[in-house]
């Protein structure tokens, strides 16, 4: 880098350092930020994996629950809106909701 498959409307600090950014890229919109941005440390949230505990079972495993010890990943806005195509409604080429794909994050597996 790239395939597959899952998830994306919940959750997560009014600590310490730092200093101007910053929302993953581009562009454009809209927003956060000196009542302090990014980083970085603490802390938390969660529960994919890996391991542990309980169960039932077609019991060196398969499935449901459970804790969170390890590996991640998260911790302002739906993945902050934006892109296509279908479809309710009101209808003036638009708008608003739904659903589908694309696009992306994140895991977990392949190449």
């Nucleotide at each position: 880098c790239u395939c597959u498959c899952a998830u994306c409307a919940a959750g997560a600090g009014a600590g310490g350092u730092g200093g101007a950014g910053g929302g993953a890229a581009a562009c454009g919109g809209c927003c956060c930020g000196a009542u302090g941005a990014a980083g970085c440390c603490c802390g938390g949230c969660a529960a994919c994996c890996c391991g542990c505990c309980u169960g039932u079972u077609c019991c060196u495993a398969a499935c449901a629950g459970g804790a969170a010890g390890g590996g991640u990943g998260c911790c302002a806005a739906u993945u902050c809106c934006g892109g296509c195509g279908g479809u309710c409604u009101a209808u003036g080429c638009u708008a608003u909701g739904c659903c589908g794909c694309a696009a992306g994050a994140u895991g977990a597996g392949g190449g």

This is a predicted structure of a 111-nucleotide RNA (SAM riboswitch aptamer (S box leader)) from Dictyobacter kobayashii. The organism belongs to Dictyobacter, within Bacteria. The coordinates come from a structure-prediction model, not an experiment, and the mean pLDDT is 81. It matches the Rfam family "SAM riboswitch aptamer (S box leader)". Gene Ontology term of the family: regulation of gene expression.